[in-house]
Context: one part of a larger RNA
């Protein structure tokens, strides 16, 4: 010291398990805010570190339900001290308090702070006072009416926040083109503004092709075609078919009218707590019965999950029935009401029929079309008509047909998403996996700061969590007890492999 057996010790691989996650379906909700949000700070228990909860009325207060034996949330036990069959705790609804911060709004700030002016009041305290838009209404310039501007009173719209969709304006570079500039990436991605539960967009100055079609909007097709392109790389229609949904109308004045909206009423339905819910019993082995054996049972319930091992019949459910004083949705009836509202009733009569517009120069831009024959659309600039006996459009452009009537406006469905709420479902993962987090995780910790960002589950059916004794100063350990198992003893299921002992053999 090397090998080889045994037995350890370390370490956490592997099995199993799952409270987490990932993905989807159907429903449903799609928005909260000056009546103060979303987010936070700091209180708030008998004893109180966090974490829930709540707000100085502070784990709650108060009325209606529902519900019926225990309760005083969790980590987390004890002790205290209380509450409950005159119904607590809990579950649902409607209400009441709601400190400071924050759009934060009396002013000011280094967010949760610090200073004030008016009224009420005796204090204590309570109201109110930001900007910005609106309506009246007093005043009132340069300048006669006027307008601006100024004051006042009034109602109480606006601001901010939110996961995707959506819709407008602004607008890349990497990249590709095997370099690179037109070109692509792409109108992406970033940035603003706005908005809804969808958005936009919609009733033809369209297509078509001498046949006809009849608003948009989305799906297959057509079709990787026609075309475009340093004719490179590459981009990419349209008619047309066939579907999924279908809906069409207003307009200014003046009469009339009610089957609109909106408003209260009564009924129903669905929701926002419940409730009722069949049916097994011996024996075996075992720590322990749901497992084996042996007779039953129910079933519009043999989805699921629990229970000491695999339970229709033990427990929670489950099929199928019931149910709401109080608030929500939508529906219906019958009232009122009279076109109110982002937006469209209906009749009748009179009215109007979209001009700096169309169009064209000149520069751009969007159309699959990169200026090309380049038609159509939009416009920064410069001009600029017609008036239905009129005008646009059929890919320069004419001229025959042919279709449509711009320059006002609204319009539901099909369609696009999922921060959320509930119910179900995976030939999805199972702690190096699946969300970064299955744990008190956007935490510790890192960084001036924008920003990065972890690790980390399992004793057992039950703590029965090891009284008591011995060594030891404690750690730890040896009995003893519990327990099926203690090499399941809290660094605890299983327990690999590196790597370190120890014993015994055999070999230097």
């Nucleotide at each position: 010291u090397g090998c080889a057996u045994g037995u350890g010790g370390u370490g956490g691989a592997u099995g199993c398990c799952u409270u987490g996650g990932c993905g989807a379906u159907u429903a449903c909700a799609g928005g909260c805010g000056a009546u103060g949000a979303a987010g936070g700070a700091c209180g708030u228990g008998g004893c109180a570190g966090c974490c829930u909860g709540c707000g100085a009325a502070a784990a709650g207060c108060u009325c209606c339900g529902g519900g019926g034996a225990g309760c005083u949330g969790g980590c987390a036990a004890a002790c205290g001290a209380g509450c409950a069959u005159u119904g607590a705790u809990c579950c649902g609804g409607a209400g009441a308090u709601g400190u400071c911060c924050g759009a934060a709004u009396g002013g000011g700030g280094a967010a949760a702070c610090c200073c004030g002016g008016c009224c009420c009041g005796c204090a204590a305290g309570g109201g109110u006072c930001a900007c910005c838009g609106c309506g009246c209404u007093c005043u009132g310039a340069a300048u006669a009416c006027a307008u601006a501007g100024g004051g006042g009173c009034g109602a109480g719209g606006g601001a901010g926040c939110u996961a995707a969709c959506c819709c407008a304006g602004u607008g890349a570079a990497c990249u590709g083109a095997a370099a690179c500039a037109u070109c692509u990436c792409a109108g992406u991605a970033g940035c603003u503004g706005g908005a809804g539960g969808a958005a936009c967009a919609g009733a033809a100055a369209u297509c078509a092709a001498c046949c006809g079609a009849g608003a948009u909007u989305c799906c297959c097709a057509a079709a990787g075609u026609a075309g475009u392109g340093g004719c490179g790389a590459g981009c990419g229609a349209a008619a047309u078919g066939g579907g999924a949904c279908c809906a069409g109308c207003c307009u200014g004045c003046a009469a009339g009218u009610u089957u609109u909206a909106g408003c209260g009423a009564u009924c129903g339905a669905c929701u926002u707590a419940g409730u009722g819910g069949a049916a097994u019993g011996c024996u075996c082995u075992g720590g322990a019965a749901a497992g084996g054996g042996c007779a039953g049972c129910c079933g519009u319930a043999g989805u699921g999950g629990g229970u000491g091992a695999u339970a229709g019949c033990c427990c929670c459910g489950u099929a199928c029935g019931c149910g709401a004083a109080a608030g929500g949705u939508c529906g219906a009836u019958g009232g009122u009401g009279g076109a109110a509202c982002u937006g469209a009733g209906c009749u009748u009569g009179c009215g109007a029929c979209a001009a700096g517009u169309a169009g064209g120069g000149c520069g751009g831009g969007a159309c699959a079309c990169g200026u090309g024959a380049a038609a159509u659309c939009c416009u920064g600039u410069c001009u600029g008509a017609a008036g239905a006996u009129g005008g646009g459009g059929g890919g320069a452009c004419c001229a025959u047909c042919c279709u449509c009537c711009a320059a006002g406006g609204c319009u539901a469905a099909a369609u696009a998403c999922u921060c959320g709420u509930a119910a179900u479902c995976g030939a999805c993962c199972g702690a190096u996996a699946g969300u970064g987090c299955a744990c008190c995780a956007g935490u510790a910790c890192c960084g001036u700061g924008a920003g990065g960002g972890a690790a980390a589950g399992g004793c057992g059916a039950a703590a029965a969590g090891a009284a008591c004794c011995c060594c030891g100063g404690a750690a730890g350990g040896g009995g003893a007890g519990u327990g099926a198992a203690a090499u399941a003893g809290a660094u605890c299921c299983u327990g690999a492999a590196a790597c370190c002992g120890c014993a015994u053999g055999c070999a230097u």